[in-house]
C1' cells in the first nucleotide's frame, strides 16, 4: 500500500427489513439458610461514528475509525 473479515451491556453471544435491542455469566436488591454456596424473584446496564436507501434500518449501501487475517 492492497484485499477480506469483525464491531451489539463488564465479558461471551442468538437474531430477522417491522415482533427484540433477546440469552448466559458477572453486578445490585429481596427471599431462602445458623452462615456461605446453590436456588427463587426482581432491577440496572447496549447496537463503533457519520451519511444514504426505505413508509420503516442493529440488519441493506457509501465513507470513516478500531481490531484481526492474508498478500506485497
Nucleotide at each position: 500500500c492492497g484485499a477480506g473479515g469483525u464491531g451489539g451491556a463488564g465479558c461471551a453471544u442468538g437474531g430477522c427489513g417491522g415482533u427484540c435491542u433477546g440469552u448466559g455469566c458477572a453486578g445490585c436488591g429481596c427471599c431462602c439458610u445458623g452462615a456461605u454456596a446453590a436456588g427463587g424473584c426482581g432491577c440496572a446496564g447496549g447496537a463503533c461514528c457519520a451519511g444514504g436507501u426505505u413508509c420503516g434500518a442493529c440488519u441493506c449501501c457509501u465513507g470513516g475509525c478500531a481490531c484481526c487475517u492474508c498478500g506485497a